A computed fold for a 71-nucleotide RNA from a bacterium, annotated as transfer RNA. Its Rfam family is "tRNA". It is annotated as a transfer RNA.
RNA sequence: GCGGGAUUAGUUGAAUGGUACAACGCGACCUUCCCAAGGUUGAGGCACGGGUUCGAUUCCCGUAUCCCGCU
Numbered sequence: 001g002c003g004g005g006a007u008u009a010g011u012u013g014a015a016u017g018g019u020a021c022a023a024c025g026c027g028a029c030c031u032u033c034c035c036a037a038g039g040u041u042g043a044g045g046c047a048c049g050g051g052u053u054c055g056a057u058u059c060c061c062g063u064a065u066c067c068c069g070c071u
Stems, first nucleotide, its partner, number of pairs: 001070007010024004018054001026042005047063005
């Protein structure tokens, strides 16, 4: 230098052109003499910029970071 892949909540992962989901973690409450465990509930997220579309996390282009291969 070239090609390919990945980027989603604090962490690890799903998902899909039409309100983005779970587990663990965090806050509050219930239960308990206390802790742990359990239950209810809440906050919190589509890497960034642009385009297509009635509508983009999803499709297209570019950028950034990481990984793999080639030279």